[in-house]
This is a predicted structure of a 176-nucleotide RNA (Lysine riboswitch aptamer) from a Clostridiales bacterium. It was read from a public genome assembly, where an Rfam model found it. NCBI's taxonomy places the organism under Bacteria, Bacillati, Bacillota, Clostridia, Eubacteriales. The prediction has a mean pLDDT of 76.
Formats: sequence, structure tokens, C1' cells
RNA sequence: AGGUAGUUUAGAGGCGCGGCUUUUAUCAGUAUUUCACCGGAGAAUGAAGGGGUUCCAUGAAGGUGAAGGAAAGGAAAAGCCGCCGAAGGGAACUGCGGCCCUCCCGCUGUUUUCUGGUCUUUGGGUGAAUAACUCACUGACUGUCAUCAAAUAUUUGAUGGAGUGCUAACUGCUUU
Repeated sequence: AGGUAGUUUAGAGGCGCGGCUUUUAUCAGUAUUUCACCGGAGAAUGAAGGGGUUCCAUGAAGGUGAAGGAAAGGAAAAGCCGCCGAAGGGAACUGCGGCCCUCCCGCUGUUUUCUGGUCUUUGGGUGAAUAACUCACUGACUGUCAUCAAAUAUUUGAUGGAGUGCUAACUGCUUU
């Protein structure tokens, strides 16, 4: 000086990732409650079916009018915290919850697989929403490494790969 290994240490990508708190708008004059009138037998319980329970002619569902009148989820701003597989999806399985079963939904855990990051067209899903999020595809930008070419030796261009990556230091082994 080079190569290689390491649950060693530190770091880079950038509208970078995730979480918490406060405020504001939206949700919405919506849901729900009370009163009056109409109505006249059903209604509620995650959609459908079945079952159970509860309410109901002392008036169910629904409608009109008046009075009162939210919240959750999601969003924006500010601040704080943890970080760079940060984190987010798919599939399978276990447990718990939703009155019970089929189904479906939500939460937690395990295994496995995909994605370097950001933005965006189109379509699907969630949602009150044209907000926002998410899935799949497309396109663009950007970081990193490898190969090739050029060069003013700073870097530039092309192609390709993936984060179990990359850079630097440290330690061990090894080659000259």
C1' cells in the first nucleotide's frame, strides 16, 4: 500500500422517516336530545343470512317544524422526542375484541417476502371531502456503489445493482 472479516464506533442521502403535545379550520348546524303535529307496525344490535336480547298501540320506522347541539378519524401550523430499514406494505398463522354462528373488521405477536428516498399521471381502496393516506403501474428528480468512456482530473455522461447496502475510522487475518 492492497484484500478480507467484524452484534466495533461515527456518519451521509432530504419537502428524509416515525412518534407525542398544543392551537386552528373542516367534519356540521351533521349525529344525538327535548317538545308539537303527521304517520300507523315495526325498529335497534359491523354489511347479508340465521339466532338471542332490548324497545314498541301508554304509538315503532319514517316525515315536518321549533329549541339546544357534539365527537372520533383525517388535515394545517408550532414545539419536543427517537432515528437513517429510519420506516411502510403483502402473505400465512396464534391470541384478544366487535351479543352468538358463517362472514367481515380492528388490535397485538411470530414467520416469510417486497420497497434506497422524494414527487407525480392513471386506476382501485379508505374517507364527509376534489383534503389526506394507501395499493398497483408509469414518468421525473436525487443519493450510493460497480463497469465503460471522456476530461479542465474538479468532474461529466451512459448502463446496471440494491439498504443484510454505502462512506470513514478501529480491530483481527492475509498478500506484496